[in-house]
RNA sequence: ACCCGUAAAGGGCAACCCAUAUCGAAAGAUGCGGGACGCAAAGUUCCGGUCUAACAGCUGCUGCUCACGACCGAGGGACCGCCGGG
Numbered sequence: 001a002c003c004c005g006u007a008a009a010g011g012g013c014a015a016c017c018c019a020u021a022u023c024g025a026a027a028g029a030u031g032c033g034g035g036a037c038g039c040a041a042a043g044u045u046c047c048g049g050u051c052u053a054a055c056a057g058c059u060g061c062u063g064c065u066c067a068c069g070a071c072c073g074a075g076g077g078a079c080c081g082c083c084g085g086g
Base pairs, nucleotide, nucleotide: 002086003085004084005083012039013038016035017034018033020031021030022029023028037073043079044078045077046076047075048072049071050070051069056065057064058063
């Protein structure tokens, strides 16, 4: 360097639930605390998919379209990475 693995050791993340505070038009996100499903990349990033539609445009007048917003822990790549074995 490459491949495989997570038994051990040291760690990491945190579905979902409860409680609380905040941000946002919404989708959704964050903080603090408790419990903890699970994950060897449940780290980062690109594509792709999904959600929302404020602004903007159109309008038959209340709808339609749209991401520059958000999410992906069953999608596909790239990059970085602990420990162990070969």